A computed fold for a 349-nucleotide part of an RNA from an uncultured bacterium, annotated as small-subunit ribosomal RNA, central domain. It matches the Rfam family "Bacterial small subunit ribosomal RNA". Model confidence (mean pLDDT): 89 of 100.
Context: one part of a larger RNA
This record gives sequence, structure tokens and C1' cells, in this order.
RNA sequence: CUGGGUGUAAAGGGAGCGUAGACGGAUUAGCAAGUCUGAUGUGAAAGGCAGGGGCUCAACCCCUGGACUGCAUUGGAAACUGCCAGUCUUGAGUGCCGGAGAGGUAAGCGGAAUUCCUAGUGUAGCGGUGAAAUGCGUAGAUAUUAGGAGGAACACCAGUGGCGAAGGCGGCUUACUGGACGGCAACUGACGUUGAGGCUCGAAAGCGUGGGGAGCAAACAGGAUUAGAUACCCUGGUAGUCCACGCCGUAAACGAUGAAUACUAGGUGUUGGGGAGCAAAGCUCUUCGGUGCCGCCGCAAACGCAUUAAGUAUUCCACCUGGGGAGUACGUUCGCAAGAAUGAAACUC
Repeated sequence: CUGGGUGUAAAGGGAGCGUAGACGGAUUAGCAAGUCUGAUGUGAAAGGCAGGGGCUCAACCCCUGGACUGCAUUGGAAACUGCCAGUCUUGAGUGCCGGAGAGGUAAGCGGAAUUCCUAGUGUAGCGGUGAAAUGCGUAGAUAUUAGGAGGAACACCAGUGGCGAAGGCGGCUUACUGGACGGCAACUGACGUUGAGGCUCGAAAGCGUGGGGAGCAAACAGGAUUAGAUACCCUGGUAGUCCACGCCGUAAACGAUGAAUACUAGGUGUUGGGGAGCAAAGCUCUUCGGUGCCGCCGCAAACGCAUUAAGUAUUCCACCUGGGGAGUACGUUCGCAAGAAUGAAACUC
């Protein structure tokens, strides 16, 4: 390389949009590039293969045949692929009607709680732990009442509930705005799927500039514990956590399961729509979209998966190929840096 694979053994890109490319619905006519078929030319000889023959055999040599799976020219076929032209509506999209939602961005508002400040009441403790101590407090703390300041987060509702491509999204109101879903079948007429490069988004931590800073809290300090204790526990506490703008681009970025389409027993919850029946708040049946559990066939090394597949197939992309060395070195690209991306070998078992 081929082959075989990628939930857990090595292996799915963190996610989306999309370029080239690859693949692609039904039908009619044409062309004949691929495809199939006939003919002609060529495909040197030797060698190889098959059948014979000659040296006593063999090696070796000779004859005949076939082969040389190819290339070129030319005649034909038209099912499939392709190309060109026309048509279609089921794939895809648009339109109209409708309901659901923590989808996004911005502005404003609200109450509970913590902390701090001021004032009142009040007096000797408070706090903390396994037990303590550091700490706070007669300069009046803790507790309690009233008022004020400021920042951050939104109890209950809350749910294997919802929304989003993923990261993620949760008080309330308003404005702007994206997507999905159901119904109708008016319009376009294959406009589709995937997607190397590319572009965009991307938790937390971290970085730059300027704000903000209540609580929490790396680092740090002290008190304990201990043989020690650079920890676990306690008292403090700075970056940070928050906001604006700009970077970083990584995570057990997980369903450890790429995207799309079709097909393949059921049962039972839940969520968003539609339809039918019953007089009905409701109940039953049915249908489309999501989200769970259980369970056949089948698959699987087993665990398990099982119409939300890890089943049966097709298309496209990514990735794997013994462990360590190593996600290291070198080089390159990106970054302010931290570092990220790409990514070996010697050697060793």
C1' cells in the first nucleotide's frame, strides 16, 4: 500500500458556514467521452508458457502454437455513467396561517440575602473547631430595631422539562433579532448531500487597556493537626471572579458515539402542534416533531446498543495501525506573553 477498523481495546475533527472536489430524484429525445462488440495494423527477435524434436539423460539447443491482457485507425450497439435539449414533483426551498421556548443582543426595573456606614436599645462576650487557637470586642462587639451605600447572583416555580450548531442559556419588562415545529398545498423546479483548504463561533483559566470590587477566593500571612505538614481544618487575605473593548483557541469541548438519506417488532412516560369520535372540564383513537426508559430481530470480545442503532445499506469527510521515548525535539505558522497548531528519529521493551 492493501485490508481491517474508530462507545469502553489505537482511532470522530470542539462546533458551524461553505470553496474546489466526490456523490446525486422521475421521465423523453439526441450525441457517443466512459462502456460493450466486429475488423485492420502494430505489439522485433531472444526469453517465459504449452506441445513436439536433437545432443545416452539433464542443463543446453531447435521447431510449431498460443500468449504479449497494450496502443492506434475504422464499422456498429445505446441498457448504465457522462454531455446537450425538453418535461415533471415526491428531494430541497419559497409563500400564507398558527402556537411553544432559560435561543441571541441592548436598555430599564425589582425583591430576598451577605458586607459596610450612621443612629437607637443593650452588656460581656462573639466567632470558630473533632478539640482548640490565631481573630473581633468595654475606644461598646455579637444580638436586635430604623435609615443609607454598594456589588454580585436571581430562592420557590424547576421537571432523564424547554431552547441553541457546539460552547452554552434561568428574576421581571420593553425594543431589535435568529432558528426549529405544526397546518395548507399557492409558487420555484433537483436548486440536493458531504466538504480537503478557507472563514466564523468557541466553557474555565490566562493576557492587554480602562473601570468596578459586596461575597467568594489561587498566591501569601497567621493559628491548629502532625514525627514532619510548603496540605486537608480554622482566622485573615491579593490577583481573579463583574463591566467595556481587544487577544488567547484550549477542556473528560463526552452520548468518550462525524454529517446526511432510506429501511427494519413492539410497550410505556413526557414535551410542542394537527385530525377524528363521544354532549363534555375530560377520555379514546390517530398523525408529525423532540426528549427519556424498557425490549424483539440483528449486531457486539463482553459490557451493552436496539426507529434518538453500536442493526441493514449508500454517499462524503476526519482519524487509527504495538508500548515507552513523546504530543517531546527540530523546523514552520500563529500569539503581547503564557503558549497553541503541525509533528519526527535515535534508543529501548